[in-house]
């Protein structure tokens, strides 16, 4: 320098002008004035875990849901740390939805002969009637002979080897996967059939808190899927700040009281008396609008010390740091700083590439807005710096 990897920090600063919101003070006051506070690393997605609140509740279990290597951290977690095992990478390092498949049930598409107490499609091997062919003449028989042999039959051996019967999982082919792998022996051909090594499983010993590792012995071997049902272990009562509580109109409504004398409306066919209802007055209750509390001091921030590999814990000091409710936290301008682009100058360098410093001009400034509060995860996004690995070059 190039490429890659890990963890981290910041989220511009100052000033002016005009505004917004909350608290305190002055003020009769909600006009105003002064002082002070005023978004985030993700406030986001609302995916996990807790606090808090109300409801339910004797306990346990079942059902249902979630989680799943081991040990730790924590209020808790599906988060974090360290380690183990597996995978990827030359490495730094990263990834794992990482319990159980010899408890049971189920599935394994397509292809393929066969997909799980396997399977014979091709191939390989054995048996295999008749027949054809070849060899042989050592044996026996016949013919012939120039007596050397020759021909034929029988016999024996061999080749081809159909139908059919059987063996074989070495090889081919199919598949994501073909019943441990490689090599040797063995065999008619083969096969853990036998042997060596490796993988796997189990026993024992040693080391480790443990997951597990190492060694040794053994018989030789139990396919994959549990994000299929299921089994094992652990966790979980439900709903959520629109939780929940308080104050409380207008109109309507529920209950109660009054209704004495006179009088009003309706009803009991009419009249009188009377009853009931209404109207009227007063009291009480529930709910709505609206207002208040919950509301922000908290598993809190910053700094130091101690313990721990670490996550984190203990302790001391110090600080108070948003509480809006149509929902504030903003806008404009100037200067400075960082970044990017163009151009010019200087330095490093043999030149170039590249790097550093400076001048001038221009540009961009992201993602995104608290709503009861915390701990996480995930996603979005701008810039800076650091550490590590591999390779290349120079000293």
């Nucleotide at each position: 320098g190039u490429u890659g990897g890990g963890g981290g920090c910041a989220a511009g600063g100052c000033g002016a002008u005009c505004g917004c919101u909350c608290g305190c003070g002055c003020g009769g006051g909600u006009a105003g004035c002064g002082c002070g506070g005023g978004a985030g690393g993700a406030a986001a997605g609302u995916c996990c875990g807790g606090g808090c609140u109300c409801c339910a509740g004797g306990g346990a279990u079942c059902a249902c849901g979630g989680c799943g290597g081991u040990g730790g951290g924590u209020a808790a977690c599906g988060c974090c740390c360290a380690c183990c095992g597996g995978g990827c990478g030359c490495a730094a390092g990263c990834c794992c939805c990482g319990g159980g498949a010899a408890a049971g049930u189920g599935g394994c598409a397509c292809a393929g002969a066969a997909a799980g107490c396997a399977g014979a499609c091709c191939g390989c091997c054995c048996c295999g009637a008749a027949g054809u062919c070849c060899g042989u003449c050592a044996g026996c028989c016949c013919g012939u002979u120039u007596c050397g042999g020759c021909g034929g039959g029988u016999g024996c051996g061999g080749c081809c080897a159909a139908a059919g019967g059987g063996g074989u999982a070495a090889g081919g082919g199919u598949g994501a996967a073909a019943a441990g792998g490689u090599g040797g022996g063995g065999u008619a051909a083969g096969a853990g059939c036998c042997c060596a090594c490796c993988a796997g499983c189990g026993g024992c010993g040693c080391g480790g808190u443990g997951a597990c590792g190492c060694g040794u012995c053994g018989g030789c071997u139990u396919g994959c899927c549990a994000a299929a049902c299921c089994c094992c272990g652990c966790c979980g009562g439900g709903a959520g700040c629109a939780a929940g509580g308080c104050c409380a109109a207008a109109u309507a409504u529920g209950g109660g009281a009054a209704g004495a004398g006179g009088g009003c409306g309706a009803u009991c066919c009419c009249c009188c008396c009377g009853u009931u209802c209404g109207a009227u007055u007063c009291c009480c209750g529930g709910g709505u609008a609206g207002g208040c509390c919950g509301c922000u001091c908290g598993a809190g921030g910053u700094g130091g010390g101690c313990g721990g590999c670490g996550a984190c814990g203990c302790u001391c000091a110090u600080c108070c740091c948003a509480g809006a409710u149509g929902a504030a936290u903003g806008a404009u301008c100037g200067c400075c700083g960082g970044c990017c682009c163009g151009u010019c100058c200087c330095c490093c360098u043999c030149c170039g590439c590249g790097g550093g410093g400076g001048g001038c001009g221009g540009g961009a400034g992201a993602c995104a807005g608290a709503a009861c509060c915390c701990g996480g995860c995930u996603u979005a996004u701008u810039g800076c710096g650091u550490c590590c690995a591999a390779c290349g070059u120079c000293c």

The RNA shown here (Bacterial RNase P class A) has 395 nucleotides and comes from a bacterium. A source record names the gene rnpB. The model forms 95% of the base pairs in the Rfam consensus. Its mean pLDDT, the model's own confidence on a scale to 100, is 75. Rfam family: Bacterial RNase P class A. Rfam classes the family as a ribozyme.